Bacterial RNase P class A from Mycetocola saprophilus, 362 nucleotides, folded computationally. It matches the Rfam family "Bacterial RNase P class A". Rfam classes the family as a ribozyme.
RNA sequence: UGGGUCGGCAAGGCGAUCGCGGCAUCGGCAACGAUGACGAGGAACGUCCGGGCUCCACAGAGCAGGGCGGUGGAUAACAUCCACCCGGGGUAACCCGCGAGACAGUGCAACAGAGAAUAGACCGCCACCGGUUUUCCGGGGGUAAGGGUGAAACGGUGGGGUAAGAGCCCACCAGCGACCGGGGUGACCCGGCCGGCUUGGUAAACCUCGCUCGGAGCAAGAUCAGACAGGAAACCAUGGGGCUGCUCGUCCCGUUUCCGGGUAGAUUGCUUGAGCCCGUCGGCAACGGCGGGCCUAGAUAGAUGGUCGCCCAUGAGGGAUUUCCCUCGGGACAGAACCCGGCGUAAGAGUCGGCCCAUUCC
Repeated sequence: UGGGUCGGCAAGGCGAUCGCGGCAUCGGCAACGAUGACGAGGAACGUCCGGGCUCCACAGAGCAGGGCGGUGGAUAACAUCCACCCGGGGUAACCCGCGAGACAGUGCAACAGAGAAUAGACCGCCACCGGUUUUCCGGGGGUAAGGGUGAAACGGUGGGGUAAGAGCCCACCAGCGACCGGGGUGACCCGGCCGGCUUGGUAAACCUCGCUCGGAGCAAGAUCAGACAGGAAACCAUGGGGCUGCUCGUCCCGUUUCCGGGUAGAUUGCUUGAGCCCGUCGGCAACGGCGGGCCUAGAUAGAUGGUCGCCCAUGAGGGAUUUCCCUCGGGACAGAACCCGGCGUAAGAGUCGGCCCAUUCC
């Protein structure tokens, strides 16, 4: 310098003026007025997970069903996050993984091919018999090393052996199993020695195994106010209904369908939190302990804004060359509605840094 890969940041403050929201204080019978502090996000979006919280009178057991699936940790919990292991990709940094089980069972794999898992003889190779006698043809037998088909063909290479061949035998590998040693919390890794010679793929197919899971949801719920007109029908304690889908169990004594009428306003839940910031300690890290500081919307048809001036952060351009000066100074994605931890998605003037590879110079 180029390429690759991983990660970070991206605003505000003050004053004036006009306009909003609730809260606090003061004044006011009230309407309202004055002052003060505060007033959208890194994703508020998606609603894909996990919770807090509330209710289902107790929330119990089992089946079904759902979720997860290497090991160890973090966390309130999680399909999240951290570290490591194994496998795959890549020269590498790094990235990816629906990561348990295929001799428990059932399935599936088009076409090609002899044959696709209790496989198999198409072309071949070998000896014998017959015909024919260079060749070649036929019959049964042996064979799976060579060739072919295919994504994949029941270990690989080399040698011995054989009529020709074959783990038939041997050496070295790979795989599997037994025994032993070392390292690690563990998944797993390294090594020694022996052996039958070797018995596919797919579970992101059904399934099996291990762990785990009540349901519904702030339109949950609680309180006050207001209004009410009934009629018909079904089941009917051997019953009806609630607790999820079912069963047991348990609780209550009614439950449900259709037609028709009336009321629907206010308060609360509702913002002090598994909260944020700084320092320090522990830990490879995720994160946790301790100490100190801070309080930062709570709307309800749904507010949080406009203009001007000055300062100015990350940064850019220019000049100067110790510190400095001048100019610009943010365009995207997008908007709270009970709250929090994640994941996914969108995207901004732009810019910074770590690591890897290549090349060049000192």
Model confidence (mean pLDDT): 78 of 100.